Model confidence (mean pLDDT): 83 of 100. This is a predicted structure of an 85-nucleotide RNA (c-di-GMP-I-GGC riboswitch aptamer) from Paenibacillus cremeus. Of the family's consensus pairs, 91% are formed in the model. The organism belongs to Paenibacillus, within Bacteria.

RNA sequence: UUUGAUAAAGGCAAACAUAUCCGAAAGGUAUGGACGCAAAGCCACGGGCCUACAGAGUAAAGCUAUGGCAGCCGGGUUGCCGAAG
Numbered sequence: 001u002u003u004g005a006u007a008a009a010g011g012c013a014a015a016c017a018u019a020u021c022c023g024a025a026a027g028g029u030a031u032g033g034a035c036g037c038a039a040a041g042c043c044a045c046g047g048g049c050c051u052a053c054a055g056a057g058u059a060a061a062g063c064u065a066u067g068g069c070a071g072c073c074g075g076g077u078u079g080c081c082g083a084a085g
Base pairs, nucleotide, nucleotide: 001084002083003082004081011037012036016032017031018030019029021028022027035071041077042076043075045074046073047072048069049068050067054066056064057063
């Protein structure tokens, strides 16, 4: 630098369940669980998707993120182990 096996040491954890938990909601957190994952570590930067209490915009709104999803795609950034060069 390239790469990810049928290797090894480990890691994460979908659905679902539970909660005297946080939130308006989407969603998050904790515990159990395990469909999967080589970045399923981290960052909402671009696209996409979800939500609309409050504030703001609007004549008004069921519209619009200051909210969220990194396990939707791209991008950025850091990194374990092995293999090949």